The part of an RNA shown here (large-subunit ribosomal RNA, domain IV) has 321 nucleotides and comes from Rhipilia penicilloides.

Context: one part of a larger RNA
RNA sequence: CUCUCUCUAAGGAACUCGGCAAAAUAGCCCCGUAACUUCGGGAGAAGGGGUACCUUGAACAAGAUUCAAGGUCGCAGUGAAUGGAUUUAUCGAACUGUUUAUCAAAAACACAGGUCUCUGCAAAGUCGUAAGACAACGUAUAGGGGCUGACGCCUGCCCAGUGCCGGAAGGUUAAAGAAAUCGGUUAACGCUGAUAACUGAAGCCCCGGUGAACGGCGGCCGUAACUCUGACGGUCCUAAGGUAGCGAAAUUCCUUGUCACGUAAGUUGUGACCCGCACGAAAGGCGUAAUCAGAUAAAUACUGUCUCAGAGAGAGACUCG
Numbered sequence: 001c002u003c004u005c006u007c008u009a010a011g012g013a014a015c016u017c018g019g020c021a022a023a024a025u026a027g028c029c030c031c032g033u034a035a036c037u038u039c040g041g042g043a044g045a046a047g048g049g050g051u052a053c054c055u056u057g058a059a060c061a062a063g064a065u066u067c068a069a070g071g072u073c074g075c076a077g078u079g080a081a082u083g084g085a086u087u088u089a090u091c092g093a094a095c096u097g098u099u100u101a102u103c104a105a106a107a108a109c110a111c112a113g114g115u116c117u118c119u120g121c122a123a124a125g126u127c128g129u130a131a132g133a134c135a136a137c138g139u140a141u142a143g144g145g146g147c148u149g150a151c152g153c154c155u156g157c158c159c160a161g162u163g164c165c166g167g168a169a170g171g172u173u174a175a176a177g178a179a180a181u182c183g184g185u186u187a188a189c190g191c192u193g194a195u196a197a198c199u200g201a202a203g204c205c206c207c208g209g210u211g212a213a214c215g216g217c218g219g220c221c222g223u224a225a226c227u228c229u230g231a232c233g234g235u236c237c238u239a240a241g242g243u244a245g246c247g248a249a250a251u252u253c254c255u256u257g258u259c260a261c262g263u264a265a266g267u268u269g270u271g272a273c274c275c276g277c278a279c280g281a282a283a284g285g286c287g288u289a290a291u292c293a294g295a296u297a298a299a300u301a302c303u304g305u306c307u308c309a310g311a312g313a314g315a316g317a318c319u320c321g
Base pairs, nucleotide, nucleotide: 001316002315003314004313005312006311007310008309010307011306014305019302027051028050029049030048031047036041038150052072053071054070055069056068057067058066059065073077085300086299087298088297089296090295091294092292093291097109098108113148114147115146116145117144118143119142125134126133127132151287152286153285154284156217157216158215161214162213163210164209165208166207167206170205171204172203176199177198180195181194182193183192184191185190218236219235220234221233222232245279246276257273258272259271260270261269
């Protein structure tokens, strides 16, 4: 010097991306326990007090156990070991669960629930060239597929494009059929080649429907008795011009937006505002108790994380033998 530990004056996060690591808490008994809440929880909330031994007494038939009074010792009585730190607020995902065997455990996947769609059974769907198999020894309260993701309140407008569904008309349209016409050959019958009116399915065109189908959800100008703003009006375009709710957000470029709170001081945090570069309603919107080795901010306790280092133990390295 390195590693694993022990202790440390005063301070106590000043360290640092960040309390990372460490310290702290800890068992049992008694008291006590808030907001919020889906009334189950939250909750071991939080926060207090006690804890050893001896004597006597009480409860109990006795034992065990518990309680009361008095006394004894220590710095310390769950005397060692084992053995929750806690609180506040926001975001995300409801939850338990699952995952990148070997850098990611998560906000990703799944989930119960919701909804759309297909499927009448020799089912749809899947595997196989096929036989056949699964679905299922099931039968629409069933099975397959897509999206969403507990619960609560809700889920707006657009069917022009694309998709899907429906449609005894009409247009177009293949093979096939075919009147007719023109050739070759022939004495003739016939054989044969080319063209072809007309008939002719699905599909497409066409006519409707359909968004928890793929998707989409405007611009300019003017206007109120200070100013500002614009309930209001005009105009262009569109299939229709973003409703409710939320909003500098896991989304905000400008941006450390502005105001307030918190700090002595806050690019973070929380609450508002709305000028949403570029939120928005099942690629769900907004809330939400509980849960979380999730993300963020703050606080109490605590500490060698630090101011700023020091001392010690063991193991290694190193030096000498």
The gene name in the source record is rnl.